[in-house]
Context: one part of a larger RNA
RNA sequence: GUCAACGACUUAACGGCGGAAGCAUAGCUUAAACUCAGAAAGGAGCGCAAGCGAAGCGAAAGCGAGUCUUAAACGGGCGUUCAGUUUCGAAACAACGAAACAAGUUUCCGUCGUUAGACCCGAAACCGAGUGAUCUAACCAUUGGCAGGCCGAAGGCCGUUUAAUUGCGGCCGGAGGGCCGAACUCGUAUCUGUUGCAAAAGGUUGAGAUGACCUGUGGUUAGGGGUGAAAGGCCAAUCAAACUCGGAGAUAGCUGGUUCUCUGCGAAAUCUAUUUAGGUAGAGCGCCGUCCAAACCUCCGCAUGGGGUAGAGCACUGGAUGGGCGAAGGGACUCACGUCCGCUGAGCCCAACCAAACUCCGAAUACAAGCGUCCGAUGGACGGUAGUCACACUGCGAGCGCUAACGUCCGCAGUGGAAAGGGAAACAACCCAGAUUCCGCGAUAAGGUCCUCAAGUCCAAGCUCAACGUGAAAGGAAUUAUGUCCCUCUGACAAUUGGGAUGUAGGCUCAGAAGCGGCCAUCAUUCAAAGAGUGCGUAACAGCUCACCGAUCUAGGGUUCAUAAGGCCGAAGAUGUACCGGGACUAAGCUUAGCACCGAAGCCGGAAGUGCGACCGACCGUGUCGCACGGUAGCAGAGCGUUCCGCAACCGCAGAAGACGAAUUGUAAAGGCCGUUGGAGGUUGCGGAAGUGAGAAUGUUGAC
Numbered sequence: 001g002u003c004a005a006c007g008a009c010u011u012a013a014c015g016g017c018g019g020a021a022g023c024a025u026a027g028c029u030u031a032a033a034c035u036c037a038g039a040a041a042g043g044a045g046c047g048c049a050a051g052c053g054a055a056g057c058g059a060a061a062g063c064g065a066g067u068c069u070u071a072a073a074c075g076g077g078c079g080u081u082c083a084g085u086u087u088c089g090a091a092a093c094a095a096c097g098a099a100a101c102a103a104g105u106u107u108c109c110g111u112c113g114u115u116a117g118a119c120c121c122g123a124a125a126c127c128g129a130g131u132g133a134u135c136u137a138a139c140c141a142u143u144g145g146c147a148g149g150c151c152g153a154a155g156g157c158c159g160u161u162u163a164a165u166u167g168c169g170g171c172c173g174g175a176g177g178g179c180c181g182a183a184c185u186c187g188u189a190u191c192u193g194u195u196g197c198a199a200a201a202g203g204u205u206g207a208g209a210u211g212a213c214c215u216g217u218g219g220u221u222a223g224g225g226g227u228g229a230a231a232g233g234c235c236a237a238u239c240a241a242a243c244u245c246g247g248a249g250a251u252a253g254c255u256g257g258u259u260c261u262c263u264g265c266g267a268a269a270u271c272u273a274u275u276u277a278g279g280u281a282g283a284g285c286g287c288c289g290u291c292c293a294a295a296c297c298u299c300c301g302c303a304u305g306g307g308g309u310a311g312a313g314c315a316c317u318g319g320a321u322g323g324g325c326g327a328a329g330g331g332a333c334u335c336a337c338g339u340c341c342g343c344u345g346a347g348c349c350c351a352a353c354c355a356a357a358c359u360c361c362g363a364a365u366a367c368a369a370g371c372g373u374c375c376g377a378u379g380g381a382c383g384g385u386a387g388u389c390a391c392a393c394u395g396c397g398a399g400c401g402c403u404a405a406c407g408u409c410c411g412c413a414g415u416g417g418a419a420a421g422g423g424a425a426a427c428a429a430c431c432c433a434g435a436u437u438c439c440g441c442g443a444u445a446a447g448g449u450c451c452u453c454a455a456g457u458c459c460a461a462g463c464u465c466a467a468c469g470u471g472a473a474a475g476g477a478a479u480u481a482u483g484u485c486c487c488u489c490u491g492a493c494a495a496u497u498g499g500g501a502u503g504u505a506g507g508c509u510c511a512g513a514a515g516c517g518g519c520c521a522u523c524a525u526u527c528a529a530a531g532a533g534u535g536c537g538u539a540a541c542a543g544c545u546c547a548c549c550g551a552u553c554u555a556g557g558g559u560u561c562a563u564a565a566g567g568c569c570g571a572a573g574a575u576g577u578a579c580c581g582g583g584a585c586u587a588a589g590c591u592u593a594g595c596a597c598c599g600a601a602g603c604c605g606g607a608a609g610u611g612c613g614a615c616c617g618a619c620c621g622u623g624u625c626g627c628a629c630g631g632u633a634g635c636a637g638a639g640c641g642u643u644c645c646g647c648a649a650c651c652g653c654a655g656a657a658g659a660c661g662a663a664u665u666g667u668a669a670a671g672g673c674c675g676u677u678g679g680a681g682g683u684u685g686c687g688g689a690a691g692u693g694a695g696a697a698u699g700u701u702g703a704c
Stems, first nucleotide, its partner, number of pairs: 001704006011116013027052002034045003056063002066078004084101006119257002122254001126247006137221006144214002146211001148180003151176001155172006184208003189204004223239001225235003260639006270283005284388002286385007300372003304368002311361001312359002317355003321351005328344002330341004391416007399408002421432003436608005442603001447598003450583003456595001458594001460592004469585001475569002479565005485558003495552005501525003506520004531546001535544002609629007616621001640693001642690010658677004664671002
């Protein structure tokens, strides 16, 4: 891992509600015990003690259709009655009469709650009583062990020396937590091993090796305790509190798991509170039931409201710019009056601005209540009973942030959540659209129609040449179109040809400065026209040229400005083209207009199923008609199957259960039938009761 078996909402008591049944015109009901009967049992009887209800009010005494408050209630609270609702009669405005509701209680069933282990499995821990020092720590008693070699302390002897108890030399001697190194003890480094030889080993290397040494045997210390040359180490492969059993099914707001089918409806991820934030309670939203009976809601219209947002504005509060006037403050002069100068500058005026916490103003929407229309079915009250309290993205309006984030936090809406189908290449949250089942050359949505790939190589008119389309800004350089402006047969623009002068070399400066280094000025004359000079050029002149003018030529020209459109550059990334899904495309790109077609589980048509509602003069059906049927948590309803029991009835050695297989019935859970095997029990109908359904729990056991 697979297969098989086992494996989780139970049981009891007490309550709430619903259903069924009994009794009930104020009742209903027994418990224990006892008696009788029985094989037994929720048996029968008895037992009216207790319980609920029939009356309330008050803290209570108590009083009582009233009572409490109070001195007392004009009162007020809680009750009673009245009232109220519906239906019928009668009436047909009102009024009237009658009836029903306004009753409970007991048992069973269902469901929920409470108390119990309370759906199942799961801690780490806590407490109690015991068992452990054959491992290991320390200690006690008693044993055993340490090859060989080296160094050579104290002391002693001899010799010599000395005043000496001195020095020196030689020899003896054999100290030491001494040295080297086996046994022995340890475990430094590294390699191997890592489902090992081994739940700590092996190889090589290493430390101590007469000592605080090693070791055998026997013994002592026990769990908040021991022991510890101290590492929280060790106390039997277990130690920041051993192990075994018990309290015990500890507790677990946490994780995991929770077993057959179909049908109807169908959420929430919010508010408030919380030693509360991943829990829970009340409310909100779901489901089921009862009552009310069309109130309610949506669209539209009418008329009516309040507002201070968007915008706008500067009248207030503040901010902020330019100009004008300008109080006040300084200095100089003046005997004084006063005059002049500059800086700061309140305030006033003019102009143009800014504001979530500014407003002289002020929408659209939204909201509220009212009326009307339309539409079709909601709405309200009460009772029972869930889940939800982590939300996500998109669009719009704000805050925070960087007008960053698949960011965060509010509001409005949508979708996902709990929604499949078509489109967006792929793609919960985007676009279209809400799947009961089957069928169809049906008609469509979004999106598409060259191939991939269903449908136009469709029509008309433009744009683009960049493969733009098929990723981006400030900025830069071009293009086209349209309009506008200027010149123009009294001849434009371009080209060719000619002129382009004089005062004068303007003045200054300068070595020089003559149109053309620089500074200043920039006049006048003659002219068809000609600058005190546009650019080259010279040392300075000269020279060339331009502006400007004439002539030739002949038709539109222009470097006026504005708008619009589509392109280009700006443009650098990491496995491989790689920013159209691909091929590819000059349209199969873009703009405008049009027609046709394709395209979904949406719509339409046909058939069927189920739910709800309606219809029928006699017809009641396998009837007819209408609407509905996505779905997580969850609620409600209807069923299938398993084991056992009761009543009734059956099957079976002429073959039960079980096993295997074929075809078959039912919307499903499932069912019957036949064949083979098997070899002795089993089933049906109506009821009842549960150890009642497995694929998941690192589930348990077994097999492979």
Predicted 3D model of a 704-nucleotide part of an RNA (large-subunit ribosomal RNA, domain II) from Candidatus Hodgkinia cicadicola. The full RNA is in RNAcentral, with records from ENA. Its Rfam family is "Bacterial large subunit ribosomal RNA". Gene Ontology terms of the family: ribosome and structural constituent of ribosome. The organism belongs to Candidatus Hodgkinia, within Bacteria. Its mean pLDDT, the model's own confidence on a scale to 100, is 81.